The prediction has a mean pLDDT of 80. Predicted 3D model of a 76-nucleotide RNA (transfer RNA) from a Bacteroidota bacterium. The organism belongs to Bacteroidota, within Bacteria. Rfam family: tRNA. Rfam describes the family as follows. Transfer RNA (tRNA) molecules are approximately 80 nucleotides in length. Gene Ontology term of the family: triplet codon-amino acid adaptor activity. The sequence was found in a public genome assembly.

[in-house]
């Protein structure tokens, strides 16, 4: 070059058949008691990568783009 695979909260990652986006972890509060912390409840915390198309309705489906990744070919 070419194919394929991801892109969602501070991190890692779920989201089914298209119908009001969710865990852990981490932050903040509060209570505890074992106290450079540990447990427990709470609360906050999203331009679902960007533009566009379909649709009453789109994170989910279609086109283009941009970034990561993987695997093929090319060169040497």
């Nucleotide at each position: 070059g070419a194919u394929c695979u991801g892109a969602u909260a501070g991190c890692u990652c779920a989201g089914u058949c298209g119908g009001u986006a969710g865990a852990g972890c981490a932050a903040u509060a509060c209570a505890c008691u074992u106290u450079u912390a540990a447990u427990g409840u709470a609360u906050g915390g999203g331009c679902c990568c960007u533009g566009g198309g379909u649709u009453c309705a789109a994170g989910u489906c279609c086109c283009a783009g941009u970034c990561a990744g993987a695997u093929c070919a090319c060169c040497a």